A computed fold for an 88-nucleotide RNA from Domibacillus enclensis, annotated as c-di-GMP-I riboswitch aptamer. Taxonomically the source falls in Domibacillus (Bacteria, Bacillota, Bacilli, Bacillaceae).
RNA sequence: AUCUGAAAAAGGCAAACUUCUCCGAAAGGAAAGGACGCAAAGCCAUGAGCCUGCCUGCUGAAAAGCAAACGGUCGUCAGGUUGCCAGG
Numbered sequence: 001a002u003c004u005g006a007a008a009a010a011g012g013c014a015a016a017c018u019u020c021u022c023c024g025a026a027a028g029g030a031a032a033g034g035a036c037g038c039a040a041a042g043c044c045a046u047g048a049g050c051c052u053g054c055c056u057g058c059u060g061a062a063a064a065g066c067a068a069a070c071g072g073u074c075g076u077c078a079g080g081u082u083g084c085c086a087g088g
Base pairs, nucleotide, nucleotide: 002088003087004086005085012038013037017033018032019031021030022029023028036075042081043080044079046078047077048076049073050072051071056067057066058065059064
């Protein structure tokens, strides 16, 4: 440097859920608690998927409905990038 792996050792992250907390139209995010799990469940929104649908457009008498990302999701998949330990 590269490949494989989590058996060991040192550690790491943190699902669901909870909240007299905060941001957001929502999806969702942050903080604290909490652990389902994860060998990158570290980081990046580049490609795809999925979620929401503010603004906008169309339909409608209205209520609403349909379309739609410039919003979100890296713990959906891929890709990029950085990294601990062990063995080859």